The RNA shown here (small-subunit ribosomal RNA) has 1452 nucleotides and comes from an uncultured bacterium.
RNA sequence: AGAGUUUGAUCAUGGCUCAGAACGAACGCUGGCGGCAGGCUUAACACAUGCAAGUCGAGCGCACUCUUUCGGGGGUGAGCGGCGGACGGGUUAGUAACGCGUGGGAACGUGCCUUCUGCUUCGGAAUAGCCCUGGGAAACUGGGGGUAAUACCGGAUGUGCCCUGAGGGGGAAAGAUUUAUCGGCAGGAGAUCGGCCCGCGUCUGAUUAGGUAGUUGGUGUGGUAACGGCGCACCAAGCCGACGAUCGGUAGCUGGUUUGAGAGGAUGAUCAGCAACACUGGGACUGAGACACGGCCCAGACUCCUACGGGAGGCAGCAGUGGGGAAUCUUGGACAAUGGGGGCAACCCUGAUCCAGCCAUGCCGCGUGGGUGAUGAAGGCCUUAGGGUCGUAAAGCCCUUUCGCUGGGGAAGAUAAUGACGGUACCCAGUAAAGAAGCCCCGGCUAACUCCGUGCCAGCAGCCGCGGUAAUACGGAGGGGGCUAGCGUUGUUCGGAAUGACUGGGCGUAAAGCGCGCGUAGGCGGGCUGGAAAGUCAGGGGUGAAAUCCCGGGGCUCAACCCUGGAAUGGCCUUUGAAACUCCCAGCCUUGAGUUCGAGAGAGGUGAGUGGAAUUCCGAGUGUAGAGGUGAAAUUCGUAGAUAUUCGGAGGAACACCAGUGGCGAAGGCGGCUCACUGGCUCGACACUGACGCUGAGGUGCGAAAGCGUGGGGAGCAAACAGGAUUAGAUACCCUGGUAGUCCACGCCGUAAACGAUGAAUGCCAGACGUCGGGGGGCUUGCCCUUCGGUGUCACACCUAACGGAUUAAGCAUUCCGCCUGGGGAGUACGGCCGCAAGGUUAAAACUCAAAGGAAUUGACGGGGGCCCGCACAAGCGGUGGAGCAUGUGGUUUAAUUCGAAGCAACGCGCAGAACCUUACCAACCCUUGACAUCCCUGGACCGCCGGUGAGAGCCGGUUUCCCCGCAAGGGGCCGGGAGACAGGUGCUGCAUGGCUGUCGUCAGCUCGUGUCGUGAGAUGUUCGGUUAAGUCCGGCAACGAGCGCAACCCACACCCUCAGUUGCCAGCAGGUCAAGCUGGGCACUCUGGGGGAACUGCCCGUGAUAAGCGGGAGGAAGGUGUGGAUGACGUCAAGUCCUCAUGGCCCUUACGGGUUGGGCUACACACGUGCUACAAUGGUGACUACAGUGGGCAGCCACACAGCGAUGUGGAGCUAAUCCCCAAAAGUCAUCUCAGUUCGGAUUGCACUCUGCAACUCGGGUGCAUGAAGUCGGAAUCGCUAGUAAUCGUGGAUCAGCACGCCACGGUGAAUACGUUCCCGGGCCUUGUACACACCGCCCGUCACACCAUGGGAGUUGGCUUUACCCGAAGACGAUGCGCCAACCGGCAACGGAGGCAGUCGGCCACGGUAAGGUCAGCGACUGGGGUGAAGUCGUAACAAGGUAACCGUA
Repeated sequence: AGAGUUUGAUCAUGGCUCAGAACGAACGCUGGCGGCAGGCUUAACACAUGCAAGUCGAGCGCACUCUUUCGGGGGUGAGCGGCGGACGGGUUAGUAACGCGUGGGAACGUGCCUUCUGCUUCGGAAUAGCCCUGGGAAACUGGGGGUAAUACCGGAUGUGCCCUGAGGGGGAAAGAUUUAUCGGCAGGAGAUCGGCCCGCGUCUGAUUAGGUAGUUGGUGUGGUAACGGCGCACCAAGCCGACGAUCGGUAGCUGGUUUGAGAGGAUGAUCAGCAACACUGGGACUGAGACACGGCCCAGACUCCUACGGGAGGCAGCAGUGGGGAAUCUUGGACAAUGGGGGCAACCCUGAUCCAGCCAUGCCGCGUGGGUGAUGAAGGCCUUAGGGUCGUAAAGCCCUUUCGCUGGGGAAGAUAAUGACGGUACCCAGUAAAGAAGCCCCGGCUAACUCCGUGCCAGCAGCCGCGGUAAUACGGAGGGGGCUAGCGUUGUUCGGAAUGACUGGGCGUAAAGCGCGCGUAGGCGGGCUGGAAAGUCAGGGGUGAAAUCCCGGGGCUCAACCCUGGAAUGGCCUUUGAAACUCCCAGCCUUGAGUUCGAGAGAGGUGAGUGGAAUUCCGAGUGUAGAGGUGAAAUUCGUAGAUAUUCGGAGGAACACCAGUGGCGAAGGCGGCUCACUGGCUCGACACUGACGCUGAGGUGCGAAAGCGUGGGGAGCAAACAGGAUUAGAUACCCUGGUAGUCCACGCCGUAAACGAUGAAUGCCAGACGUCGGGGGGCUUGCCCUUCGGUGUCACACCUAACGGAUUAAGCAUUCCGCCUGGGGAGUACGGCCGCAAGGUUAAAACUCAAAGGAAUUGACGGGGGCCCGCACAAGCGGUGGAGCAUGUGGUUUAAUUCGAAGCAACGCGCAGAACCUUACCAACCCUUGACAUCCCUGGACCGCCGGUGAGAGCCGGUUUCCCCGCAAGGGGCCGGGAGACAGGUGCUGCAUGGCUGUCGUCAGCUCGUGUCGUGAGAUGUUCGGUUAAGUCCGGCAACGAGCGCAACCCACACCCUCAGUUGCCAGCAGGUCAAGCUGGGCACUCUGGGGGAACUGCCCGUGAUAAGCGGGAGGAAGGUGUGGAUGACGUCAAGUCCUCAUGGCCCUUACGGGUUGGGCUACACACGUGCUACAAUGGUGACUACAGUGGGCAGCCACACAGCGAUGUGGAGCUAAUCCCCAAAAGUCAUCUCAGUUCGGAUUGCACUCUGCAACUCGGGUGCAUGAAGUCGGAAUCGCUAGUAAUCGUGGAUCAGCACGCCACGGUGAAUACGUUCCCGGGCCUUGUACACACCGCCCGUCACACCAUGGGAGUUGGCUUUACCCGAAGACGAUGCGCCAACCGGCAACGGAGGCAGUCGGCCACGGUAAGGUCAGCGACUGGGGUGAAGUCGUAACAAGGUAACCGUA
């Protein structure tokens, strides 16, 4: 510090996810030791049991007891009394508050402690305990009697103290003791602690906007330790609030902790400070201090005891229990230390504390051994079978002993004594490598790879995503990587995230500028001078607890941890200064702003009037059969006279031309003309005011269309509606009609893709060219120069992700406002406000996805465009589709009908030959190292012949028996037998592959290097203007070159030359035949087959740009690629082929291998493809007769002769071929038939033959005779062909025993047509749009049906919180009363009275409770609404291309 993920790729936007650190954690696997820390985050749920606050005899009496030297002394117990139980310990429920933090303040209290001053005197009356006697189960309690005090009361004194009306008044004590001493009272001061007040800071919601009656203030009074509405009476009407009151939700606050570079975020366990609470609620008492955790009273819930009458209790103290929960410990030891309470003290108490126990919960440290050791052991795994790896790892050998274990010694902590920890830490000795390693991961991010298993299954997954037979992603294994007594997972926080942006983001198109003005608060604001000093800056002082963090030093062997010193603690308060800037005050200025005067332009607004054209309607005339409408039609109108045309009239609405990226307005918007009223703007003058300004949350006004209300109006147009068409349907598009509405007046609505998708204002930053409105100057009167204000285009700097923007910014800056924070859910629900309604505005969440979206790029596609090509169409010729047959396919059938090929590019295809064989299929019968290969052992020749059996394979038996090389040993070959390694497989996967092939397409394309442009994908080149069959060439150009393709080079044909002439040829010479190059001879010609020439737009004219080229012409055998072939770029189709071959993997192994016989591949209701033959006269039949070229031939072609009607047979010459043979060419000519199912056509069938072959039954070909089917030119549709082509005619060959209508090849005869490129199909180039990229056979929308999920409404129902009114009113304090009761003081001899008090009673206050009415939140809820998700459902086709009616926004 970044990375993964949207795309075919790119850039940017944007979300999601990961790597880091942390934790009071939990869970899974694992677990040796020690140190230091930590340990109910949940039920502030309920608690058994024990302990956690007592102590003092130096305050007091009594009882009991021990002891005694009888004087006494000691101890224990309950009680009175004193001090302490307000500390310490726990918890975080409540609390959004002066609660906390920080800094200040004045009107207070303060036991114990320190210090100072003074005092400590005289009396009195009770009461517990105790005794007697009652009640009660108990808790407890009544009456009587007597008793003490440092308990209580009175008097005295009273410096000081308190009150005061300043005269006065009030008011204290306690003693104990042998001494020492410890106390007591009053007051002053201090210290400590506490109470109170204030400034600032302290979460969230505005879908909480108004709150408040003791409320705010005053006066008086009461109350308190103290100020104060703290309480009360009266008076006033205030007080708080958009700088967020009130209300709701959540929460103890802080030092700190954690993260982060920081700013910031999150958090508030342990430790420390503060607060609050103690079963829930209320209350006071005592006291220095409490409204009191282990005190009291009352109410409530709960639990327990009970004799049913009544009582008792409060672990959020330490342990512990139940419960809840993913989850958190021992009912331990000790007061030895530290600290606390009491005490003069000894001492007692102390679950505070110090220790120990449990737990890997965390942090830190240590160990599980070290050295050597190669045959690189065994074994595992992999393997290309060689080896590699685990791996010096192990074993072996030599060492060591940390930790542990055993034994011995043994602290500090304590200052004289006292040690729980603890026989602990530590030290020594012994022991033996001896007791001590796991967890996660290995597709990318992210370090680490192979094999096997599995086969979209099982499973994994943080994101992207893996798994459908070769998974580095699942599971196992080997190996590797990481960390290590731990390792992973889950959860949470921060980080990365600049993803809420103060530091540090944005808003034209990605999310985002309010539709537009005016304007309130607020924010911001021109120049100069002076003052003041709030902000600001500098210095000083105070505070900022300790701990923590950081730095230095030190102590535990180190570290964690601990000790010590320092620094720091952005803050607050205070003080002294400074005065630039901001604020404030005062004065001045004119440039911002405004006013005035003079001109000007304009569809700016409102009202009134007015004009012509057109549509429609009405009247009249002319006139006649149609009109209208459409892609075509129909509905419709018209003989009752339409349409058309002429004249006249009515009425409503809108204003042609002018008209213009022209004008005006803030926006919406505004368009005939005239008048009236009126807003704003511009220019010129530079007289006036003197910052009067900018923006603008709320607020308020305006605001297209549609829509709403009331009343008018209504020509045209036209939602709804009706009809006609279209269509599979057509609730649409098209047509004919047509109502609201559109228009006017008044009132609502308040939204639009209200757009420049661009808020307003100000300043600054190159230009050029238009245009509108003014002004100035020059002057050749038509221009030029200049200036201000508007409105446009292009373009520099600059900006931008790019597109683009660019003085009218989206540039550079300032100010203010509004808005955004992933997509969907949703601009929806609920709530509020507004509206007559429609609805508007404000505006969520659950849930769900890993994207959604922007710009640009390359393709592909378009029922987009342009240019061009092709038998693509058109123009022609001939076919197919109909018939019969052949052949292939589908289907069906079958024991099997083997398999493959499937639009073009499968279907006379693999098959250039299925009777057996082939053959892969089926049935039956056989074989099991096998029909074939290699290796081992053994025997022998093999071959051949014979017999039996069998359908055959085979089986059984007989006969015969080795060969070659080598001197030998031995080697080799062949055959038979045997054992096992192995053979074998046309079994599967062409979607694991090689090779080969098809196809687009013989289409003109496909790329690269360097350079340049672009952030980049990419572009350029290859586009453009011409031209070509061609990316062919020319020209131009930020390109210049190059490669694979094109073309050419290759073959054949066409012309000529040359060489060579046999088997070919015969012109000339000679011979010769019935005839014939037959013979001599000759190679001239033809021809054959070698070589060469020839054609290049070379020449001419025209055209073009003077180019490339094109048109025409000449010459030429051939002319613009001469014709045909071979040749197939980068790639596409997971195209075809595992059954040609090769091959990975999988599968079979007495069978999925091998052999045999027979059958099948030849089936047959049917459907399709490709062909043949026809339907006839351009023909059939008969007769006659001429002319080819390929090619083939010895298990062959076969002349010729004979036989047969013929297929053919029997003889048989020649030929291993320019020699012989196949070989007859056929279309042709003549005659006849005369339009018919025929003298057409030949299927089918019968009989008889023939050939091949072991064998023609299933299932071959041919022949003769007989038979004589369909068919009279073929629906929709569809194929081929542009010249020696189509058509037509025959010929040959491969395969092959035989079998050809197929295939391949050969020649003969030999046309028609092409205007042209609108259309169909395919293709090329450029361009355009795109939401496509598996690329239009694409993408994608909505209803419906099904399943699941969350959510809104909902009659209601349940609960929480809260408000108001009223009722009840415990305990308590307060007030009143107090006739009952009372020891102290006073009076009185006493009785009694007084003072004072108690009970009781009454009153207001008040907790709980109750009644009623609300508010608010949550749960459930029949039914219901939409939403989301889901692999395959249904219906349509809305959107993306002109998406086939351009799309979209608002509205009905």

Its Rfam family is "Bacterial small subunit ribosomal RNA". Gene Ontology terms of the family: ribosome and structural constituent of ribosome. The RNAcentral record of the sequence draws on ENA, Greengenes and SILVA.